[in-house]
RNA sequence: GGGCCCGUAGCUCAGUCUGGUUAGAGCGCUCGACUCAUAAUCGAGUGGUCGAGGGUUCAACUCCCUUCGGGCCCA
Numbered sequence: 001g002g003g004c005c006c007g008u009a010g011c012u013c014a015g016u017c018u019g020g021u022u023a024g025a026g027c028g029c030u031c032g033a034c035u036c037a038u039a040a041u042c043g044a045g046u047g048g049u050c051g052a053g054g055g056u057u058c059a060a061c062u063c064c065c066u067u068c069g070g071g072c073c074c075a
Stems, first nucleotide, its partner, number of pairs: 001074007010027004020058001028046006051067005
């Protein structure tokens, strides 16, 4: 220098292919119940600039361009 993949909640990841209901799950965290107490279990609560900027569109996490970070391969 060239090619490919990844980036979504505090963490691990779905959702993107085929644009369309309010952006989701598990874990975590907070409060409560239970218990002599702790854990486990149960109930309630808590979660986001979808890496960033721009474009297309009535509408973008999703499509297009640029860019940042990480990983792999080729040279």